A computed fold for a 72-nucleotide RNA from a Candidatus Woesebacteria bacterium, annotated as transfer RNA. Rfam family: tRNA. It is annotated as a transfer RNA.

RNA sequence: GCCUAGGUAGUUUAGUGGUAAAACAAACCCUUGGUAAGGGUUAGACCGUGGGUCCGAUUCCCACCCUAGGCU
Repeated sequence: GCCUAGGUAGUUUAGUGGUAAAACAAACCCUUGGUAAGGGUUAGACCGUGGGUCCGAUUCCCACCCUAGGCU
């Protein structure tokens, strides 16, 4: 330099055009004599950055940045 895959909550992942879901973690509450375990509730990401297409973009297109793998 080129090719492929990926970048979404603190973490790990869903989400193939109509303002984003779950698990774990966190806070609070219930349960217990107390802890662990369990149950309930709540908050938390406008989706790597910038443009384009579209009535509308996490999603489609382009450029760039970052990560992993491969080729030379």